[in-house]
This record gives sequence, structure tokens and C1' cells, in this order.
RNA sequence: CGCGGGGUAGAGCAGUGGCAGCUCGUCAGGCUCAUAACCUGAAGGUCGUCGGUUCGAAUCCGACCCCCGCAA
Repeated sequence: CGCGGGGUAGAGCAGUGGCAGCUCGUCAGGCUCAUAACCUGAAGGUCGUCGGUUCGAAUCCGACCCCCGCAA
């Protein structure tokens, strides 16, 4: 240099063009003598970056950056 997969909340992951979600974690409240467990609620996201297509892009296209693998 070539090929493939991946990058979405603190962590692990869904989401194949029309409201950005799930589990765990965190915080608050409830329950308890108390803690854990359990129940309820909340916060937390420039969807890797920059452009393009589109009425509309996490999603399609291009370039680039980073991670993993294959081949040489």
C1' cells in the first nucleotide's frame, strides 16, 4: 500500500430515510430499624470529523481520522 468489520449517553449494545432507544451504572424519591434487593422518576447524546444527495440523514454517497482483523 490492498481488503473486510466497527465508531450512537459513564459502560455494553439496538436503531436499514420521518420523535435517538434498551440494559447496566449514576442521581433523587419510595419501601426498611438500617443496608442490599425491589418499585417510581430524573439527569446524561454536536450519532468519529467535514462535505454531498434529499422536503427530511445515525441511516444513502464521497473524503479523512481512530480501533480490530485478514492478506502481503